[in-house]
RNA sequence: AUACGACAAGGGCAAACCCGCUGUAAGGCGGGGACGCAAAACCACCGGCCCCGGGCUGAUUAGCGGGGCAGCGGGGCUACCGAA
Numbered sequence: 001a002u003a004c005g006a007c008a009a010g011g012g013c014a015a016a017c018c019c020g021c022u023g024u025a026a027g028g029c030g031g032g033g034a035c036g037c038a039a040a041a042c043c044a045c046c047g048g049c050c051c052c053g054g055g056c057u058g059a060u061u062a063g064c065g066g067g068g069c070a071g072c073g074g075g076g077c078u079a080c081c082g083a084a
Stems, first nucleotide, its partner, number of pairs: 004082002012037002017032006035071001042076002045074003048069006
C1' cells in the first nucleotide's frame, strides 16, 4: 500500500414509531427515539421498487415524460482504526 474486519480503542450514523415544518404524492428537513450499520459517507451509472403526469384504451398493462429511494442489489469514488 492492497485486501480483510475483532465481543479491540476512540468515536460516528440512526430503522420503526412520535412531534413540527415542507411537497400534489412518493418523499425530504429538524427534534425525540434506537432496529440495526465498517462506509447506514458521497454519486441515480445499471437493474429494481415507489409517486405524479399527459396520451392511447371499454378498462388496465406495457411503453413515454418528470420526480423519489444510496438503510433493495450491483457499480463508481473518498475516508477513521488495526487483532487475526